Record summary:
A computed fold for a 73-nucleotide RNA from an archaeon, annotated as transfer RNA.
RNA sequence: GAGGGUAUCGUCUAGUGGUUUAGGAUAUCUGACUUUCUAUCAGAUGACAGGGGUUCGAAUCCCCUUACCCUCA
Numbered sequence: 001g002a003g004g005g006u007a008u009c010g011u012c013u014a015g016u017g018g019u020u021u022a023g024g025a026u027a028u029c030u031g032a033c034u035u036u037c038u039a040u041c042a043g044a045u046g047a048c049a050g051g052g053g054u055u056c057g058a059a060u061c062c063c064c065u066u067a068c069c070c071u072c073a
Stems, first nucleotide, its partner, number of pairs: 001072007010026004018056001028044005049065005
């Protein structure tokens, strides 16, 4: 330099154009239970890499950029 892939709560992950003011697990916090801790139960908090385009409607489709990974040179 060329080609390909990935990017979603702190972490892991679901999503394949409308049912989703993005769900689940774990973590954190609060409460219940317990003499206390652990465990269990209930609740709360928390995310679509950035920009643009297509569309009535985009996490989802397209383009560019950024970061990482793979292959080739």
The sequence is in RNAcentral, with records from ENA.
It matches the Rfam family "tRNA". Rfam classes the family as a transfer RNA.